């Protein structure tokens, strides 16, 4: 140094648009976002995390579920990059919601520090 342990920080974005209409930031219509690793640079691929169901007295426990892409182009390699046209967003509340408002000053995948003693 790796790897192992322990603290410690960090850790999710987006409508004060326009019509309708009693009432909508929920419908149209237009506008806008993009969480961690991984591989040529990914919201759409693989793979986790949250959120969601069941289970249990509870867990930071187990076990389930877990959305959405094509064509062309350049590459040695790209469903990741350029070009064009789609598409897709948990749960409660509200006129039906990715975006408002709430669990949430939470939880987290991981990410960067910091110590340790051994060899």
């Nucleotide at each position: 140094g790796a790897a192992u342990a322990u603290c410690u920080u960090u850790g999710g974005g987006g409508g004060u648009u326009g019509g309708u209409g009693a009432a909508a930031u929920u419908c149209c219509a237009c506008a806008u976002c993009g969480g961690c690793g991984g591989u040529a640079a990914a919201g759409u691929c693989c793979g986790c995390g949250a959120a969601c169901g069941c289970c249990g007295a509870a867990a930071c426990g187990g076990c389930g579920c877990c959305g959405a892409g094509c064509a062309g182009g350049u590459g040695u390699g790209a469903u990741u990059c350029c070009u064009g046209c789609a598409c897709c967003g948990a749960c409660g509340g509200u006129a039906u919601a990715g975006u408002c408002c709430g669990g949430a000053u939470g939880a987290g995948a991981a990410a960067a520090g910091a110590u340790a003693a051994a060899a």